[in-house]
Context: one part of a larger RNA
Molecule: large-subunit ribosomal RNA, domain IV
Organism: metagenome
RNA sequence: UCACGGUUAAGGAACUAGGCAAAUUAACCCUGUAACUUCGGGACAAAGGGUCCCUGACUCCGGUCAGGGCGCAGAGAAUAGGCCCAUGCAACUGUUUAUCAAAAACACAGGGCUGUGCAAAUUUUAACGAUGAUGUAUACAGCCUGACACCUGCCCGGUGCCGGAAGGUUAAGAGGAGGGGUUAUCCAUUAGGAGAAGCCCUGAAUUGAAGCCCCGGUAAACGGCGGCCGUAACUAUAACGGUCCUAAGGUAGCGAAAUUCCUUGUCGGGUAAGUUCCGACCUGCACGAAUGGUGUAAUGAUGUGGGCACUGUCUCAACCGUGAGCUCA
Numbered sequence: 001u002c003a004c005g006g007u008u009a010a011g012g013a014a015c016u017a018g019g020c021a022a023a024u025u026a027a028c029c030c031u032g033u034a035a036c037u038u039c040g041g042g043a044c045a046a047a048g049g050g051u052c053c054c055u056g057a058c059u060c061c062g063g064u065c066a067g068g069g070c071g072c073a074g075a076g077a078a079u080a081g082g083c084c085c086a087u088g089c090a091a092c093u094g095u096u097u098a099u100c101a102a103a104a105a106c107a108c109a110g111g112g113c114u115g116u117g118c119a120a121a122u123u124u125u126a127a128c129g130a131u132g133a134u135g136u137a138u139a140c141a142g143c144c145u146g147a148c149a150c151c152u153g154c155c156c157g158g159u160g161c162c163g164g165a166a167g168g169u170u171a172a173g174a175g176g177a178g179g180g181g182u183u184a185u186c187c188a189u190u191a192g193g194a195g196a197a198g199c200c201c202u203g204a205a206u207u208g209a210a211g212c213c214c215c216g217g218u219a220a221a222c223g224g225c226g227g228c229c230g231u232a233a234c235u236a237u238a239a240c241g242g243u244c245c246u247a248a249g250g251u252a253g254c255g256a257a258a259u260u261c262c263u264u265g266u267c268g269g270g271u272a273a274g275u276u277c278c279g280a281c282c283u284g285c286a287c288g289a290a291u292g293g294u295g296u297a298a299u300g301a302u303g304u305g306g307g308c309a310c311u312g313u314c315u316c317a318a319c320c321g322u323g324a325g326c327u328c329a
Stems, first nucleotide, its partner, number of pairs: 001324008010315002014313001019310001027051005036041001038147001052069007070074001082308007089300002094106002110145007123130002148295004153225003158222002160218005167213003173207002178202005185194003226244005253287001254284001265281005
């Protein structure tokens, strides 16, 4: 010096990104226990008191009462919650990155949409077969949301899905008008020309399904949810009006938020002093309703801010113990 352990005057978070670490608390009995609440909880809330030995009486044999005694200390050693306030997120118990992440992520009960009538849909396979299921729509499968309470607005123009079938477009196929090749033959007998049947190569009209176009529906389907100008008898603001565009222009609720750039916004609270925190405001760069919105008791090795207690975290360091560090093997 390092590792581990122990003690410490006065102060007591001044340390630090942050009370990280350590300390405090701790068992049992008695008293007592707030806000809030889904009436179950919260709760061991918080805050207090007691605990040993001897003698006697009583006893339901567990103890109780009375008197007395000792120590610094009576759960005499060891094991054995620190607590409170406010707020974010997730309802909860649970699950997860074996080996840097345990969480606000996943799951969840509950809610919704869609598919599926059984030889079910789905999944797997080339097929047989298997799965679903020895189940049958109170079932099974896919997707989304995520207890509970109050709710879940407008848009079907785009994309998707569902339904429709009049018209348009449209493949192979059917069809075969027409065209071409070949040449028995004929003409000319020089080159060449014409050319039946057959065979071969093409090939117009016409016909021809789904799909697409088209017509409707559908947003707890994918998704989307405006701009400019003017206006009230102080000023300011604009209930109101005008205009352009759109499928429709963001409703309720919430809001500098896990979302706010400007920003340490402004005001209030807490502090002597507060870029964090809490309560408001609304100018929402760029919240918003099952990609759920807003609340919410309980829960959490969860995030954030504050307080009490407590302490070597610190002012500021000191001492003690064990081991290592050094040398040799």